[in-house]
Molecule: c-di-GMP-I riboswitch aptamer
Organism: Bacillus litorisediminis
């Protein structure tokens, strides 16, 4: 120097779970403790996988009803970068 490594040094993030008159329909996210781990477990939803189904729609059943609720099946525009992969920045140089 790094398409390499984490050996040393100084460092960083932070799973599970336990809190919260926080945000949301929900996945999930913030925040605060708390570390299972992680050489990008920094960023980015571009590609693919998964989570969720509000809205919208099929079906069914209830009820006087132009409609209203129930239940189940589709659905991302929602969410996951600590699922994988692409992009893009980075600290450190023993072997």
């Nucleotide at each position: 120097a790094a398409u390499g490594a984490u050996a040393a040094a100084g460092g960083g993030c932070a799973a599970a779970c336990c809190c919260g008159u926080a945000c949301g329909a929900a996945a999930g996210u913030c925040g605060g403790g708390g570390a299972c781990g992680c050489a990008a477990a920094g960023c980015u939803a571009c590609g693919a996988g998964u989570c969720u189904a509000a809205c919208c729609u099929g079906g069914c059943c209830a009820g006087g009803a132009u409609u209203u609720g129930g239940c189940u099946g589709g659905c991302a525009u929602g969410a996951u970068c600590g699922u994988c992969g692409g992009g893009c920045c980075g600290c450190u140089c023993a072997a």